[in-house]
RNA sequence: CUCUUAUCAAGAGAGGCUUAAGGGAUUUGGCCCGAUGAAGCCUCGGCAACCUCCUCGUUUUAACGGGGGCUGGUGCCAAUUCCAACAGAGAAUACUCUGAUAGAUAAGGG
Numbered sequence: 001c002u003c004u005u006a007u008c009a010a011g012a013g014a015g016g017c018u019u020a021a022g023g024g025a026u027u028u029g030g031c032c033c034g035a036u037g038a039a040g041c042c043u044c045g046g047c048a049a050c051c052u053c054c055u056c057g058u059u060u061u062a063a064c065g066g067g068g069g070c071u072g073g074u075g076c077c078a079a080u081u082c083c084a085a086c087a088g089a090g091a092a093u094a095c096u097c098u099g100a101u102a103g104a105u106a107a108g109g110g
Base pairs, nucleotide, nucleotide: 001110002109003108004107005106006105007104008103013044014043015042016041017040022033023032024031027085028084029083030082045077046076047075050073051072053068054067055066056065057064058063059062081102086099087098088097089096090095
């Protein structure tokens, strides 16, 4: 970098640094956060439970499912993945819902 599978409406923030002004993945539009200090980096803390760990069950031996834990590997800690974009359904408009695409994360493979 790419492929497969799963999840994405919940949850969880303080401090410090700086010749600091942008940020919310990308493009467009909207909306929002930001000098009461964005982004980044560091420290400490926290959330969660994908892998790992313990345990039970099913089936026929390798998978699936239930429960528990948080030692370790990741991840995450404004707003649904902030919302829309493409397709479809419903509705008188506003709009609502479903799916796809894209993206993020994990595990496994190339």